Transfer RNA from a bovine gut metagenome, 67 nucleotides, folded computationally.
RNAcentral holds the sequence, with entries from MGnify.
[in-house]
RNA sequence: CCUAUAGCUUAAUUGAAUAAAGCAUCGGUCUCCGAAGCCGAAGACUACGGGUUUGAAUCCCGUUAGG
Repeated sequence: CCUAUAGCUUAAUUGAAUAAAGCAUCGGUCUCCGAAGCCGAAGACUACGGGUUUGAAUCCCGUUAGG
């Protein structure tokens, strides 16, 4: 100096609506069975603690971890 968001990999347009997607997982469909495909569901209050603001994943400070 950079990074930290779902089990994993990544989004989130200069601060604004219920934080989005792929893979994985679960259920259904299909199949003789399974995989693939298709349909659907659950899952993160964003490393932790404060601050600023009407409003913070986003800005500021400290701490922790990694590079």
Rfam family: tRNA. Its family is annotated with triplet codon-amino acid adaptor activity in the Gene Ontology.